A computed fold for a 74-nucleotide RNA from Guillardia theta CCMP2712, annotated as transfer RNA. The coordinates come from a structure-prediction model, not an experiment, and the mean pLDDT is 82. Its Rfam family is "tRNA". NCBI's taxonomy places the organism under Eukaryota, Pyrenomonadales, Geminigeraceae, Guillardia, Guillardia theta.

RNA sequence: GGUUCCGUGGGAAAGUUGGUUAAUCCGUUCGCCUCACACGCGAAAGAUCCCCAGUUCGAGCCUGGGCGGAACCA
Numbered sequence: 001g002g003u004u005c006c007g008u009g010g011g012a013a014a015g016u017u018g019g020u021u022a023a024u025c026c027g028u029u030c031g032c033c034u035c036a037c038a039c040g041c042g043a044a045a046g047a048u049c050c051c052c053a054g055u056u057c058g059a060g061c062c063u064g065g066g067c068g069g070a071a072c073c074a
Stems, first nucleotide, its partner, number of pairs: 001073007010026003019057001028044005050066005
C1' cells in the first nucleotide's frame, strides 16, 4: 500500500426486509435477607449506537468521506 471484517451503557454482546419503545449477561447503586459479610431475591441508574455529511416521512441498520482496531496479501 491492497482486500475483507469490526466500532452499540463501565466491560461483553444481540439488534441488518429501515418503522414509535436499543434486549441480555457481568458490574454499579438502593432495598429485603444476615449479628455481620457472602450467596440469594426485588428494584433503579447508566449508551442521542466512533466522528462528519448524504439518502429517506423516518437511520444503530443504507451511501460517501474520516478516525481507530483485527485478519490475510504484498